Predicted 3D model of a 73-nucleotide RNA (transfer RNA) from a Nanobdellota archaeon. Its Rfam family is "tRNA". It is annotated as a transfer RNA. About the family: Transfer RNA (tRNA) molecules are approximately 80 nucleotides in length. Its mean pLDDT, the model's own confidence on a scale to 100, is 82.

RNA sequence: GGGGUCGUAAUAUAACCUGGUAGUAUCCGAGGUUUGGGACCUCGUAGUCAGGGUUCAAAUCCCUGCGACCCCA
Numbered sequence: 001g002g003g004g005u006c007g008u009a010a011u012a013u014a015a016c017c018u019g020g021u022a023g024u025a026u027c028c029g030a031g032g033u034u035u036g037g038g039a040c041c042u043c044g045u046a047g048u049c050a051g052g053g054u055u056c057a058a059a060u061c062c063c064u065g066c067g068a069c070c071c072c073a
Base pairs, nucleotide, nucleotide: 001072002071003070004069005068006067007066010026011025012024013023020056028044029043030042031041032040049065050064051063052062053061
């Protein structure tokens, strides 16, 4: 320098192909339960790498950039 895959909550992961309320688990907070704690149950907080485009509507499609990994040189 060229090519490929990927980027979602504090962490892991689904939804992407086929556009339509961003789900689940752990963590954290509150409550219940317990003599107390743990476990368990209920509720809650928190997320789509950045910018632009297409569209009624974008995590999803397109472009550019940034970052991670892999391959070629």